The prediction has a mean pLDDT of 82. The RNA shown here (transfer RNA) has 71 nucleotides and comes from Candidatus Collierbacteria bacterium RIFCSPHIGHO2_01_FULL_50_25.
RNA sequence: GGGCCCGUAGUUCACCGGUAGAAUAAUUCCAUGGCAUGGAAUAGAAAAGGGUUCAAUUCCCUUCGGGUCCA
Numbered sequence: 001g002g003g004c005c006c007g008u009a010g011u012u013c014a015c016c017g018g019u020a021g022a023a024u025a026a027u028u029c030c031a032u033g034g035c036a037u038g039g040a041a042u043a044g045a046a047a048a049g050g051g052u053u054c055a056a057u058u059c060c061c062u063u064c065g066g067g068u069c070c071a
């Protein structure tokens, strides 16, 4: 320098045109004399910009970051 793949919650991962979910972590409450543990609730996210579309996390382009292969 070129090809390919990836970027979603604090973390690990789903969903892949029509309300973005789970586990775990966090906060609050309940149960216990207290802890552990269990239960209930709450808050929390589509790398950035542009385009297509009635509607974009999803499709297209560019940039940024990471991984991998070739030279």
Base pairs, nucleotide, nucleotide: 001070002069003068004067005066006065007064010024011023012022013021018054026042027041028040029039030038031037047063048062049061050060051059
It matches the Rfam family "tRNA". From the family's description: Transfer RNA (tRNA) molecules are approximately 80 nucleotides in length. By type it is a transfer RNA. RNAcentral records the identical sequence in 2 taxa. Lineage of the source: Bacteria > Bacteria candidate phyla > Candidatus Collieribacteriota.